Bacterial RNase P class A from an Anaerolineae bacterium, 366 nucleotides, folded computationally. Its Rfam family is "Bacterial RNase P class A". The family's RNA type in Rfam is ribozyme. The source organism's lineage runs through Bacteria, Bacillati, Chloroflexota and Anaerolineae.

RNA sequence: CAAGUUGACCGGGCGAUCGCGGAGCGACAAUGUUUAGCUCUGAGGAAAGUCCGCGCUCCACAGAGCACGGUGCUGGCUAACGGCCAGGCGGAGCGAUCCGACGGAAUAGCGCCACAGAGAAGCAUAUUGCCGGCCCGGACCACCGGGCCGGCGAGGGUGAAACGGCGGUGUAAGAGACCACCGGCGUCCCUGGCGACAGGGGCGGCCAGGCAAACCCCACCGGGAGCAAGGUCAAGCAGGCGCGAUGGAGUGGCUCGCUCGGCGCCGGGUAGACUGCGCGAGGCGGCAGGUAACUGCCGUCCCAGAUAGAUGAUCGCCGCUCUCGUAUCGAGAGAACAGAACGCGGCUUACAGGCCGGCUUGGAUG
Numbered sequence: 001c002a003a004g005u006u007g008a009c010c011g012g013g014c015g016a017u018c019g020c021g022g023a024g025c026g027a028c029a030a031u032g033u034u035u036a037g038c039u040c041u042g043a044g045g046a047a048a049g050u051c052c053g054c055g056c057u058c059c060a061c062a063g064a065g066c067a068c069g070g071u072g073c074u075g076g077c078u079a080a081c082g083g084c085c086a087g088g089c090g091g092a093g094c095g096a097u098c099c100g101a102c103g104g105a106a107u108a109g110c111g112c113c114a115c116a117g118a119g120a121a122g123c124a125u126a127u128u129g130c131c132g133g134c135c136c137g138g139a140c141c142a143c144c145g146g147g148c149c150g151g152c153g154a155g156g157g158u159g160a161a162a163c164g165g166c167g168g169u170g171u172a173a174g175a176g177a178c179c180a181c182c183g184g185c186g187u188c189c190c191u192g193g194c195g196a197c198a199g200g201g202g203c204g205g206c207c208a209g210g211c212a213a214a215c216c217c218c219a220c221c222g223g224g225a226g227c228a229a230g231g232u233c234a235a236g237c238a239g240g241c242g243c244g245a246u247g248g249a250g251u252g253g254c255u256c257g258c259u260c261g262g263c264g265c266c267g268g269g270u271a272g273a274c275u276g277c278g279c280g281a282g283g284c285g286g287c288a289g290g291u292a293a294c295u296g297c298c299g300u301c302c303c304a305g306a307u308a309g310a311u312g313a314u315c316g317c318c319g320c321u322c323u324c325g326u327a328u329c330g331a332g333a334g335a336a337c338a339g340a341a342c343g344c345g346g347c348u349u350a351c352a353g354g355c356c357g358g359c360u361u362g363g364a365u366g
Base pairs, nucleotide, nucleotide: 001362002361003360004359005358006357007356009354010353012318013317014316015315016314017313018312020042021041022040023039024038025037044337048348049347051346052345053344054343055342056226057225058224059223063256064255065254066253068222069221070220071219072218073087074086075085076084077083088102089100090099091098092097103217104216109215111211112210113209127156128155129152130151131150132149133148134147135146136145137144138143164182165181167179168178169177183207185204186203187202188201189200190199191198192197230275231274232273233272239266240265241264242263243262248260249259250258251257282301283300284299285298286297287296288295289294320334321333322332323331324330325329
């Protein structure tokens, strides 16, 4: 320098005028839905999707069993998580690095394995084949063709996958039938590691297919509804019908059990104010512990609260990008995704442009 990979950050700046939401003060006026005025303050990295996990609130929450759902290598972090950190194993890449629902040796069970193929899991399979015996024909001891009986799992073929690989012994031909080596499996140990696991050794039988984001099994976790939760005040209204105890309502889905004392339908009224609601698992800085996620201590800061929903408009200067020109300047145009509604931790998705760092590979120069 080029190509790549990875992590973090910014998301136009300053000012003026007018306007809107919130908090505080508040002359005049006199307790109002006050008003003029003044001061301070007013969106995001994702406020988004609402996909996980919590806080908070209510449900008349005793408990047990069965279902149902979720998670799924190990250790840690955390309020918790399906998140994060560190590691193991498998896969991709020369590498930095990236990806993985990655529990069950699929010998607990139950199943599935498309198409092709003779056969797809049965101590399987005879399609093409190989070998032996007998018979027939050509031929005439050798060879060729056909038929029948038997042996075979080596070679060919199908397939994602054909029941270990390779070499030898053996045989009529063959075969873990037997042997050496290799791979894999089971089991017993040794060493290292908290562990997942890794390295090594002995023994065994010769060999066991794949699939669990299918059922299933195992381990762990899980009540429901949600701020229109919930609480207080104000205003307003009209009742009627039906059912009712082996029944009804609540208790997550069912059963048992427990609790309550009505329940359902139609009709009528209201839809205002306050609260919840802005000091919080809070932001920033430093120190300490830890590889890290994260935690502790100290200091400092106060940082939106609308309710049909404020956060806007115009202008000036500067910065950025593009186009044109008379080109160190001038003119014109443009600037993403989006936008609070109880809050917080994550994940995911969208995003014009800009900026910084680590690492890898290749090249050049000193």